Molecule: SAM riboswitch aptamer (S box leader)
Organism: Dialister histaminiformans
RNA sequence: GUCUCAUCAAGAGCAGCUGAGGGAUUGGCCCAAGGACGCUGCAGCAACCAUCCGUUUUGGACAAGGUGCUAAUUCCAUCAGCUUUUGCUGGCAGAUGAGGG
Numbered sequence: 001g002u003c004u005c006a007u008c009a010a011g012a013g014c015a016g017c018u019g020a021g022g023g024a025u026u027g028g029c030c031c032a033a034g035g036a037c038g039c040u041g042c043a044g045c046a047a048c049c050a051u052c053c054g055u056u057u058u059g060g061a062c063a064a065g066g067u068g069c070u071a072a073u074u075c076c077a078u079c080a081g082c083u084u085u086u087g088c089u090g091g092c093a094g095a096u097g098a099g100g101g
Base pairs, nucleotide, nucleotide: 002100003099004098005097006096007095008094013042014041015040016039017038021031022030023029026077027076028075043070044069045068048066049065051061052060053059074093079090080089081088082087
């Protein structure tokens, strides 16, 4: 990198370094030299694996470990269906975790 499954309307910042774009793509709309994005340190949030208890439908506890995350609903839409419209639902894609070959 690929396949399968699950979740994605909640939550969570300070400092240092750097220095121009960034928010996956496209169109918007936002963030950004009063320093965005990225890296590092500490901190925090969460609960997928793990641990413990109980069940054997799956629930609860926990937060030391393996991760992950800490602007905006995955920022919104982009594809299809329904709807007079507003909108709703489901996909595609993406992110994260676990497992298999």